[in-house]
RNA sequence: CCAGGGGGCCGGGUGGCCGCCGGUCCUUCCGCUUGUCGGAGGGACGGGAGGAAAGUCCGAACUCCUCCGGACAGAGUGCCGGCUAACGGCCGGGCGGCGCGAGCCGACGGAAAGUGCCACAGAAACAUACCGUUCGUCCGCUCGUCGGACGGACAAGGGUGAAAUGGUGCGGUAAGAGCGCACCGGCGUCUCGGAGACGAGGCGGCCGGGUAAACCCCACUCGGAGCAAGGCCAAAUAGGGGAGCGCGAAGGGGACGUCCGGCCCUGCUCCCGGGUAGGCCGCAGGAGGCGGCGGGCAACCGUCGUCGUAGAUGGAUGGCCACCGCCGCGCCGCCCCGGGCAGGGCGACGCGGUACAGAAUUCGGCUUACAGGCCCCCUGGUAGC
Repeated sequence: CCAGGGGGCCGGGUGGCCGCCGGUCCUUCCGCUUGUCGGAGGGACGGGAGGAAAGUCCGAACUCCUCCGGACAGAGUGCCGGCUAACGGCCGGGCGGCGCGAGCCGACGGAAAGUGCCACAGAAACAUACCGUUCGUCCGCUCGUCGGACGGACAAGGGUGAAAUGGUGCGGUAAGAGCGCACCGGCGUCUCGGAGACGAGGCGGCCGGGUAAACCCCACUCGGAGCAAGGCCAAAUAGGGGAGCGCGAAGGGGACGUCCGGCCCUGCUCCCGGGUAGGCCGCAGGAGGCGGCGGGCAACCGUCGUCGUAGAUGGAUGGCCACCGCCGCGCCGCCCCGGGCAGGGCGACGCGGUACAGAAUUCGGCUUACAGGCCCCCUGGUAGC
């Protein structure tokens, strides 16, 4: 100097003018149901969008539904250990794959419980002999380990394929084959290390596979709906109409479905039609933010201190001007280089640009989008001293 990998932060600034929303205090007016009420206005002092506010993919807090237990069905997760309120998240580790590497990715339990599937090609995909190799008998002939017929042996060689009786090599054999041996792989078993996933080693010729983001089996977890949840006040309509069951046996009672048991109620269930689109609460103090110290490889935990950080409701922070910052392009000047080119750095001027994008109950995550800038650590390469 170039190219990469991992992590953290910012994401425009300042001033002026005009304009918004809400809080506290003071004040004026109007309304009415006369109230710490509602609405409109004025003044003072503070405050006012995000790292993703997005997606709505997970998990919860909170609210409501009588409730509790069990089973089936259904859904989710799937190596080991830890963190957490919890999760399908995060951290660390193991194994596998990719990368020269720093690192990155993993839908990562089970094929020996069972059922499916492996197209096409190929002889054959829970099975096999297309081309072949070799032995015996016979025949032919150009007398050559040539060709053919019949009877055996073979799966080592070739072909097909994603995958063909573990792989490579040596021996052996008529030719061959784990038939034997060496090394490697799988499987079984034993010993050691590790909390564990797993790792290391010894022994054993035991050796057809793959697929479960196919059905399935195993282990663990799981009520449901959602702030348009749910409450309060006021008001209004038609204190409307119809059907079924019933008074201790029936009926009704969970907000996924079915069944069983307990428990609760005495009236329930269903259909049609009508009214209320008003106001207030919920509405912001949270598994909260920031900082110090301690523990832990880390995620994170404990403790002490400190802060009080938007609450709208056709839905608030916008418009204009000026200067500056950052980025890109053009042009000029200076510097680095022995002189230059190229390249790099600095400065002035001109032009253009300044990302993704707006809370609506709130948090912990994941995923997606993002112009540009800063910092830390690590890897590879190149040149010079």

The RNA shown here (Bacterial RNase P class A) has 385 nucleotides and comes from a Chloroflexota bacterium. It was read from a public genome assembly, where an Rfam model found it. Rfam family: Bacterial RNase P class A. Rfam's curators write: Ribonuclease P (RNase P) is a ubiquitous endoribonuclease, found in archaea, bacteria and eukarya as well as chloroplasts and mitochondria. The literature on the family includes a 1998 paper in Annu Rev Biochem by Frank and Pace, "Ribonuclease P: unity and diversity in a tRNA processing ribozyme". The family's RNA type in Rfam is ribozyme. The source organism's lineage runs through Bacteria, Bacillati and Chloroflexota.